Background:
Transfer RNA from an uncultured Phycisphaerales bacterium, 76 nucleotides, folded computationally.

RNA sequence: ACGCCGGUAGCUCAAUUGGCAGAGCGGUCGUCUCCAAAGCGACAGGUUGCAGGUUCGAUUCCUGCCCGGCGUGCCA
Numbered sequence: 001a002c003g004c005c006g007g008u009a010g011c012u013c014a015a016u017u018g019g020c021a022g023a024g025c026g027g028u029c030g031u032c033u034c035c036a037a038a039g040c041g042a043c044a045g046g047u048u049g050c051a052g053g054u055u056c057g058a059u060u061c062c063u064g065c066c067c068g069g070c071g072u073g074c075c076a
Base pairs, nucleotide, nucleotide: 001072002071003070004069005068006067007066010025011024012023013022019056027043028042029041030040031039049065050064051063052062053061
């Protein structure tokens, strides 16, 4: 330098060919218990990496950029 993969909740990851963004863990509260843990239930938590474009509608398609990983190559 080029190619490929990835970036979504605090963490790990989904989202079925573009149509209301979810799960587990963690957090808070409740329930249970003499108390706590475990179990059970509820709630909170998201500018979907950034900026544009296409579209009635974008996590999903297109362009550029940023970050991480892998591979190939060039110079020295």

It matches the Rfam family "tRNA".